[in-house]
Formats: sequence, structure tokens, C1' cells
RNA sequence: GGAUCGGUAGCUCAGUCGGUAGAGCAGCUGACUCUUAAUCAGCGGGUCCGCGGUUCGACCCCGCGCCGAUCCA
Repeated sequence: GGAUCGGUAGCUCAGUCGGUAGAGCAGCUGACUCUUAAUCAGCGGGUCCGCGGUUCGACCCCGCGCCGAUCCA
């Protein structure tokens, strides 16, 4: 220098054919318990890596960057 894959909640990751984004764990509250843990119920938490473009509408499609991994040179 080139190619491929990835970047989404605090962490690990889903997200189908473009239609207002979810799970598990963690956190908080309550129930239960002598207490803790476990269990159960609920709640909060996101500018979806950045900037543009296409579109009525973009995590999703297109372009250019940034970061990480792997491969080639």
C1' cells in the first nucleotide's frame, strides 16, 4: 500500500426485505428472607464510530474518513 470482517446500552452481542432499536449480564426499586445470597416482579440507561449522499423514511443502501482484527504484498 491492497483485500476481507467488525464498530449498536456500563459489558457481551442480536437486529431478516429500509418503516420511529432489543436480549442476556451488570445497575436501581419492590416482593420474599432473621440477614445476605438465590428467586420473582418492575424501572432507568442509546445522537446505532464520524461527516456527507440516496429516500417520504436509513443501524440497514452509496461515497469518503477514523479505530480494531485477520490475510496478501